[in-house]
Molecule: transfer RNA
Organism: Zoogloeaceae bacterium
């Protein structure tokens, strides 16, 4: 400089071939239970789905830029 992948909760991921509550473990806090811890059970809170614009009645989802991270090329 060029060609691709990814970017959703504190981490790590899914997930919708656009449509009526945006999820799972893991952490977190609170309970419970235990002679105390931890496991194990149960509840709860965190998210402008990178960022700005288009398309549409509707956009995390389609499109087009930028940003950031990776892998190739040169």
């Nucleotide at each position: 400089g060029g060609u691709g992948a990814u970017g959703u909760a504190g981490c790590u991921c899914a997930g919708u071939u656009g449509g009526u509550u945006a999820g799972a473990g893991c952490g977190g806090u609170g309970g419970a239970c235990u002679c105390a811890u931890a496991a194990c059970c149960c509840a709860c809170a965190g998210g402008u789905c990178g960022g700005c614009g288009g398309u549409u009645c509707g956009a995390u989802u389609c499109c087009g830029c930028c940003c950031a991270u990776c892998a190739c090329c040169a």